[in-house]
Molecule: TPP riboswitch aptamer (THI element)
Organism: Phycisphaeraceae bacterium
RNA sequence: UCUGUACGCACGGGGCGCGGUUUGUUCCGCUGAGAAGAACCCGUUGCACCUGAUCCGGGUCGUGCCGGCGGAGGGAUGCGUGCCCUUCGUCAU
Numbered sequence: 001u002c003u004g005u006a007c008g009c010a011c012g013g014g015g016c017g018c019g020g021u022u023u024g025u026u027c028c029g030c031u032g033a034g035a036a037g038a039a040c041c042c043g044u045u046g047c048a049c050c051u052g053a054u055c056c057g058g059g060u061c062g063u064g065c066c067g068g069c070g071g072a073g074g075g076a077u078g079c080g081u082g083c084c085c086u087u088c089g090u091c092a093u
Stems, first nucleotide, its partner, number of pairs: 004083007011043004016037001017030004049074003055068004
C1' cells in the first nucleotide's frame, strides 16, 4: 500500500399501526427488532424507511397481518484500531 473481516468513536437517517361498542392518557390483546423507548432498526455491499398506494390477491374481530408489486423509483458516512491477504521500500546476514 492492497484485500477481507471484527470492533470502537463521532455524526446522520427512520417508523410507531390495528382491535377491545364511543374517547384511547393509563390498561389488555395482535403483528413486529421496535407500536414514544434514555429503546429499537438502519447508513450506499443500503430488504431501515419513504413513494407508487385510497394499488392487487389471500386471510383476519381488525390492521403493511401475509404475499405480490420489487432486481421498481428514492433513501442517511466519516475517522480510528486489531487481525488476515497482496505489493513495495529500508536495514542486517